[in-house]
RNA sequence: GCCGGCGUAGCUCAGCCUGGAAGAGCAAGCGGCUCAUACCCGCUCGGUCUGUGGUUCAAAUCCACACGCCGGUA
Numbered sequence: 001g002c003c004g005g006c007g008u009a010g011c012u013c014a015g016c017c018u019g020g021a022a023g024a025g026c027a028a029g030c031g032g033c034u035c036a037u038a039c040c041c042g043c044u045c046g047g048u049c050u051g052u053g054g055u056u057c058a059a060a061u062c063c064a065c066a067c068g069c070c071g072g073u074a
Base pairs, nucleotide, nucleotide: 001073002072003071004070005069006068007067010026011025012024013023020057028044029043030042031041032040050066051065052064053063054062
């Protein structure tokens, strides 16, 4: 240089193919349980979905370009 994959909550990821209300687990906070801690149970908090532009009534999702990370290749 070329090819491919990935980028969504503090962390690990689902959702993208087939556009239509942003989710799970862990972590954190509060409460319950306990003599107490942990486990366990309930609730809550937490995301302008990497950026810009385009398509569309409507974009995390489709298209283009850029940025970052990972892998392959002479």
Transfer RNA from a Candidatus Omnitrophota bacterium, 74 nucleotides, folded computationally.
The RNAcentral record of the sequence draws on ENA.